[in-house]
RNA sequence: GGGGAUGUAGCUCAGUGGUAGAGCUCCUGCUUUGCACGCAUGAGGUCCCAGGUUCAAUUCCCGGCGUCCCCC
Numbered sequence: 001g002g003g004g005a006u007g008u009a010g011c012u013c014a015g016u017g018g019u020a021g022a023g024c025u026c027c028u029g030c031u032u033u034g035c036a037c038g039c040a041u042g043a044g045g046u047c048c049c050a051g052g053u054u055c056a057a058u059u060c061c062c063g064g065c066g067u068c069c070c071c072c
Stems, first nucleotide, its partner, number of pairs: 001071007010024004018055001026042001028040003048064002051061002
C1' cells in the first nucleotide's frame, strides 16, 4: 500500500426498518452465627463518530476512527 471482518449495558454477546434484550457482574431485601449458594427486586445504553435514504435507522448506503485477520 491492497483486501476482509468487527464496533450494542462494567464483561461476553443476541437483535435483518417500527420506543433495545439475555447471561454474568453490581445495588437492596429474604435466608445464615457469618460467608457462599439459592430466591425476590432494582439500577445500568448518545447502539464508535458524522452525513445520506426513509413517515420511521442499532439495522440500509457513503465517509472517518478504533480493533483483529490475510496479502504485499
RNAcentral holds the sequence, with entries from GtRNAdb and Rfam. This is a predicted structure of a 72-nucleotide RNA (transfer RNA) from Cricetulus griseus. It matches the Rfam family "tRNA". By type it is a transfer RNA. The gene name in the source record is tRNA-Ala-TGC-9-1. The source organism's lineage runs through Eukaryota, Deuterostomia, Amniota, Glires and Cricetulus. The coordinates come from a structure-prediction model, not an experiment, and the mean pLDDT is 81.